The RNA shown here (transfer RNA) has 72 nucleotides and comes from a Pseudomonadota bacterium. NCBI's taxonomy places the organism under Bacteria, Pseudomonadati, Pseudomonadota.
[in-house]
RNA sequence: GCCUCUAUAGCUCAAGGGAUAGAGCAACCGCCUUCUAAGCGGUAGAUCAAGGUUCGAGUCCUUGUAGAGGCA
Numbered sequence: 001g002c003c004u005c006u007a008u009a010g011c012u013c014a015a016g017g018g019a020u021a022g023a024g025c026a027a028c029c030g031c032c033u034u035c036u037a038a039g040c041g042g043u044a045g046a047u048c049a050a051g052g053u054u055c056g057a058g059u060c061c062u063u064g065u066a067g068a069g070g071c072a
Stems, first nucleotide, its partner, number of pairs: 001071007010025004018055001027043005048064005
């Protein structure tokens, strides 16, 4: 320098172009318990950035950024 893949919550992962972007763990609140843990109920929390296509984009296209891998 070129090519491929990846980027969603604090972490690990989901999400055929269309439902309020969901789950587990973690956090917080409550119940339970003598206390803690466990268990049960609830709350908050995310789409890498900028454009484009579309009635509608986490998803498709372009460029960039970061990470991983390959070739030279």
The coordinates come from a structure-prediction model, not an experiment, and the mean pLDDT is 81. Its Rfam family is "tRNA". Rfam's curators write: Transfer RNA (tRNA) molecules are approximately 80 nucleotides in length.